[in-house]
c-di-GMP-I riboswitch aptamer, 82 nucleotides, folded computationally.
RNA sequence: UUUUGAUAAAGGCAAACUUCGAGUAAUCGAAGGACGCAAAGCUACCUGUCCCGAUGAAAAUCGGGAAAGAGGAGCUGCCGAG
Repeated sequence: UUUUGAUAAAGGCAAACUUCGAGUAAUCGAAGGACGCAAAGCUACCUGUCCCGAUGAAAAUCGGGAAAGAGGAGCUGCCGAG
């Protein structure tokens, strides 16, 4: 540098649910809690999803917002093995 996650160690993250708080909502923050995760670290760039508003008979379109634990892409990174 590259491929890889069989085994091992050091550590990391934290679903559902509960409590408190924020938000019209999607959802988010904190604490508890662990279903899982080798990028479950970061970025809404592409596809898709969700919420709010407007227009519309509807399909849909437009505007604003959410999610990185849906798929892809980009950037970065621990340990082991080849």

The prediction has a mean pLDDT of 87.